[in-house]
RNA sequence: GUUCCGGUAGCUCAGGGGUAGAGCAAUCGCCUGCAGCGUCCUCGGACAAGAUAGCGAUAGGUCAGGCGUUCGAAUCGCCUCCGGAACU
Numbered sequence: 001g002u003u004c005c006g007g008u009a010g011c012u013c014a015g016g017g018g019u020a021g022a023g024c025a026a027u028c029g030c031c032u033g034c035a036g037c038g039u040c041c042u043c044g045g046a047c048a049a050g051a052u053a054g055c056g057a058u059a060g061g062u063c064a065g066g067c068g069u070u071c072g073a074a075u076c077g078c079c080u081c082c083g084g085a086a087c088u
Base pairs, nucleotide, nucleotide: 001087002086003085004084005083006082007081010024011023012022013021018071026058027057028056029055030054038047039046040045041044064080065079066078067077068076
């Protein structure tokens, strides 16, 4: 230098013209109630708080950037940027 693949939520990735999604992570709620601690008392208990696990909800996106095509673009075309591969 040429060609090809990829860039979507904090992370890992789906979605390939018609309302942008999943898992994990985050936040909140419910539930569970280990060890130890605290409060009260009739000293044996009660109460409060509480690790982990489970369930539910919420929030989080200029779809790498720009221009174009289209009624409509994350999706198609062109250019640029970033990462990777092959060839030279």

About this RNA:
This is a predicted structure of an 88-nucleotide RNA (transfer RNA) from Sodiomyces alcalophilus JCM 7366. Its Rfam family is "tRNA". Rfam classes the family as a transfer RNA.